THF (Tetrahydrofolate) riboswitch aptamer from a bovine gut metagenome, 96 nucleotides, folded computationally. Of the family's consensus pairs, 82% are formed in the model.
[in-house]
RNA sequence: CAGAGUAGAAGGCUCGGCGUGAAGUGCCGCGCGGACGGGGAGUUGCCGUGCGGACGAAGAAACGGAGUUUCGCGGUCGCGCCUUCGCAUCCCGCUG
Numbered sequence: 001c002a003g004a005g006u007a008g009a010a011g012g013c014u015c016g017g018c019g020u021g022a023a024g025u026g027c028c029g030c031g032c033g034g035a036c037g038g039g040g041a042g043u044u045g046c047c048g049u050g051c052g053g054a055c056g057a058a059g060a061a062a063c064g065g066a067g068u069u070u071c072g073c074g075g076u077c078g079c080g081c082c083u084u085c086g087c088a089u090c091c092c093g094c095u096g
Stems, first nucleotide, its partner, number of pairs: 001096003008085006015078003018074003027053008038092004059071005
């Protein structure tokens, strides 16, 4: 001097759930907590969570009533797979 490697992030697919009697997602405020290459530190960045606030939706069909099933719908949740990106930053270490 150059490079490797994590957690994770985004998108897509499959499967299984939840909602469609509106929760969830997304937005704002306050509080609490967590994670951030092999080691250390670590933010005004990231994630989770509690409370409050504003906004806001796609249902339909079949069966025999509750209801069930099916097809849809939701910036819905989770496992798995694929692709892309990838320590905010600082110090040390590793490979050449």

About this RNA:
Rfam family: THF (Tetrahydrofolate) riboswitch aptamer. From the family's description: Tetrahydrofolate (THF) riboswitch was first reported for Ames et al. as an RNA motif in 5' untranslated (5'-UTR)regions of folate transport and biosynthesis genes in Firmicutes genomes. Gene Ontology term of the family: tetrahydrofolate metabolic process. The coordinates come from a structure-prediction model, not an experiment, and the mean pLDDT is 77.